Overview
c-di-GMP-I riboswitch aptamer from Methylobacter psychrophilus, 75 nucleotides, folded computationally.

RNA sequence: GGAUAAAAAAGCCAAACUUAUUGCAAGAUAAGGACGGAAAGCCACGGAGCCUUAACGGCCAGCCGGGUUGCAUGA
Numbered sequence: 001g002g003a004u005a006a007a008a009a010a011g012c013c014a015a016a017c018u019u020a021u022u023g024c025a026a027g028a029u030a031a032g033g034a035c036g037g038a039a040a041g042c043c044a045c046g047g048a049g050c051c052u053u054a055a056c057g058g059c060c061a062g063c064c065g066g067g068u069u070g071c072a073u074g075a
Stems, first nucleotide, its partner, number of pairs: 012037002017032006035062001041068003045065003049059003052055001
């Protein structure tokens, strides 16, 4: 210097639920909250699932796979 685990340290994200807003809906956003997470950062490319205004439509990446970026450091 590179790679890499999740032992350690510094931190980070945030389920369910509640309130408000928004959407036909699935859902999304904000605040509270913390089940969990080493990519629980991002991307809708493939599959699964969900919604309806049933389409060359939408949601979902914290379902699986793929792509891409990233902190720290031991063996």
Rfam family: c-di-GMP-I riboswitch aptamer. Gene Ontology term of the family: cyclic-di-GMP binding. Rfam's curators write: GEMM was predicted in a large-scale screen for bacterial structured RNA regulatory elements.